[in-house]
């Protein structure tokens, strides 16, 4: 330098053909228990990497940039 994959809640991930942002774990509150764990019920937590564009409407499509992983090339 080129190509491919990825960036979404604290962690790990889903999100189909553009149409209410979700799952599991963790966390908080309550229940259960002598108590803890487990279990049950409820809750909080998101500029969807950043900036633009298209659209009535973008996590999703288009453009630029940043970061991570992998492969390839070059290396006087």
């Nucleotide at each position: 330098a080129g190509c491919g994959g990825g960036g979404u809640a604290g962690a790990g991930c889903a999100g189909c053909u553009g149409g209410c942002a979700g799952c599991u774990c963790a966390c908080c509150u309550g229940g259960c228990u002598c108590a803890u764990a487990a279990c049950c019920a409820g809750g909080a937590g998101g500029u969807c990497g950043c900036g633009g564009g298209u659209u009535c409407g973008a996590g999703u499509c288009c453009c630029g940039c940043c970061c991570c992983c992998g492969c390839u090339c070059c290396c006087a």
Transfer RNA from Phenylobacterium sp., 76 nucleotides, folded computationally.
The RNAcentral record of the sequence draws on ENA.